[in-house]
RNA sequence: CUUCCGGAGAAUCUCUUAAAUGAGAUGCCGAAGGUGCAAGGUCUGCUGCCCACGCUGCAGACCGAAACUCUCAGGCAAACGGACGGAUG
Numbered sequence: 001c002u003u004c005c006g007g008a009g010a011a012u013c014u015c016u017u018a019a020a021u022g023a024g025a026u027g028c029c030g031a032a033g034g035u036g037c038a039a040g041g042u043c044u045g046c047u048g049c050c051c052a053c054g055c056u057g058c059a060g061a062c063c064g065a066a067a068c069u070c071u072c073a074g075g076c077a078a079a080c081g082g083a084c085g086g087a088u089g
Base pairs, nucleotide, nucleotide: 001089003087004086005085006084011026012025013024014023015022027076028075029074033072034070036068040063041062042061043060044059045058046057048055049054
């Protein structure tokens, strides 16, 4: 990666429609995707030590995980989807 199985959370109100059809208001959820960062690391500058290699300290920039965080996206009947887990070739 293929196929199969399991797989959570969260909604009310108003109007409207043949219909959970569409619209609006307020609220809510985190497990598609995405945002943020801890330890640590890299580089640069300054400082001190040092023959040198290099090292201490300070400052700055960058890199940096998640089921954490944000709620952009997505979602809040069922279906679909679904992180993740199991089986399969």
A computed fold for an 89-nucleotide RNA from a bovine gut metagenome, annotated as Glycine riboswitch aptamer. The model forms 89% of the base pairs in the Rfam consensus. The RNAcentral record of the sequence draws on MGnify. Model confidence (mean pLDDT): 85 of 100. Rfam family: Glycine riboswitch aptamer. Gene Ontology term of the family: glycine biosynthetic process.